[in-house]
RNA sequence: GCGCUCGUAGCUCAGCUGGAUAGAGCAUCAGCUUGCGGUGCUGGGGGUCGCAGGUUCGAAUCCUGCCGAGCGCA
Numbered sequence: 001g002c003g004c005u006c007g008u009a010g011c012u013c014a015g016c017u018g019g020a021u022a023g024a025g026c027a028u029c030a031g032c033u034u035g036c037g038g039u040g041c042u043g044g045g046g047g048u049c050g051c052a053g054g055u056u057c058g059a060a061u062c063c064u065g066c067c068g069a070g071c072g073c074a
Stems, first nucleotide, its partner, number of pairs: 001073007010026004019057001028044005050066005
């Protein structure tokens, strides 16, 4: 330099045949439970879906460029 894959909550990830309010587990916070803690149960908060454009009535999803990570070729 070229090609491929990936980037979504604090962490690990799902969702990617364009449509319903963006989700799960863990973590965290509150309540219940307990003599206290842990376990268990219930509930809450937390995301400009890597960044910027484009297409579209509508984009996490499609297209382009850039950034970052990994792999392969040279």
Predicted 3D model of a 74-nucleotide RNA (transfer RNA) from a bacterium. The coordinates come from a structure-prediction model, not an experiment, and the mean pLDDT is 81. It matches the Rfam family "tRNA".